[in-house]
RNA sequence: AUUUCAUCAAGAGCAGCUGAGGGACUGGCCCGGUGACGCUGCGGCAACCUGCUAUUACAGAAAGGUGCCAAUUCCAACGGAAGGUUCCGGCAGAUGAAUA
Numbered sequence: 001a002u003u004u005c006a007u008c009a010a011g012a013g014c015a016g017c018u019g020a021g022g023g024a025c026u027g028g029c030c031c032g033g034u035g036a037c038g039c040u041g042c043g044g045c046a047a048c049c050u051g052c053u054a055u056u057a058c059a060g061a062a063a064g065g066u067g068c069c070a071a072u073u074c075c076a077a078c079g080g081a082a083g084g085u086u087c088c089g090g091c092a093g094a095u096g097a098a099u100a
Base pairs, nucleotide, nucleotide: 003098004097005096006095007094008093013042014041015040016039017038021031022030023029026076027075028074043069044068045067048065049064050063052060053059073092078089079088080087081086082085
């Protein structure tokens, strides 16, 4: 990389370094020299996997492996339903667990 399954309306930021783009892609709309994005340190959230405690449950806790810590996956993009803006589904994407 492939395929399958599950989840994606909640939650959780400070410091140091760097310096111009970033939010996957297209459009919008946002974030950004009052320093974004990224990297590092520390902190935190969550509970997918392992282990632990329970054993009634998709329980508890959070040690380990991941993940995450602007905005619903930021919104839309394709289709449908109701009716003027909502809802549902799909595609795409992300994460985890398995697969070869």
A computed fold for a 100-nucleotide RNA from Megasphaera sp. AM44-1BH, annotated as SAM riboswitch aptamer (S box leader). The coordinates come from a structure-prediction model, not an experiment, and the mean pLDDT is 82. Its Rfam family is "SAM riboswitch aptamer (S box leader)". Rfam describes the family as follows. The SAM riboswitch is found upstream of a number of genes which code for proteins involved in methionine or cysteine biosynthesis in Gram-positive bacteria. RNAcentral holds the sequence, with entries from Rfam. NCBI's taxonomy places the organism under Bacteria, Bacillota, Negativicutes, Veillonellaceae, Megasphaera.